[in-house]
RNA sequence: UCAUCCAAGGGCAAACCCGCCGCAAGGCGGGGACGCAAAACCACCGGUCCAGGGGCUUCGUCCCCGGGACAGCGGGGUUGCCGGAU
Numbered sequence: 001u002c003a004u005c006c007a008a009g010g011g012c013a014a015a016c017c018c019g020c021c022g023c024a025a026g027g028c029g030g031g032g033a034c035g036c037a038a039a040a041c042c043a044c045c046g047g048u049c050c051a052g053g054g055g056c057u058u059c060g061u062c063c064c065c066g067g068g069a070c071a072g073c074g075g076g077g078u079u080g081c082c083g084g085a086u
Base pairs, nucleotide, nucleotide: 001085002084011036012035016031017030018029019028020027021026034072040078041077042076044075045074046073047070048069049068050067052065053064054063055062056060
């Protein structure tokens, strides 16, 4: 520097349950493991979701606005363990 096929030692932790916080999406802690080599970090782009406000020849499974959530939806950025190859 490259890829994440292999070994070992570790790491994280979906669903679900309990407690707390939040209007909600969801978050944090404990239990628990479906998975993960970036399932570490960052809302920059797209996406999804939530609460609120607004719009209409159409009242909707619609559209718009700003706000919030998701990094375990994809892209991008930053950092990075072991062994392997060069």
Predicted 3D model of an 86-nucleotide RNA (c-di-GMP-I-GGC riboswitch aptamer) from a Chromatiales bacterium. Taxonomically the source falls in Chromatiales (Bacteria, Pseudomonadati, Pseudomonadota, Gammaproteobacteria). Its Rfam family is "c-di-GMP-I-GGC riboswitch aptamer". The literature on the family includes a 2009 paper in Nat Struct Mol Biol by Kulshina et al., "Recognition of the bacterial second messenger cyclic diguanylate by its cognate riboswitch". It was read from a public genome assembly, where an Rfam model found it.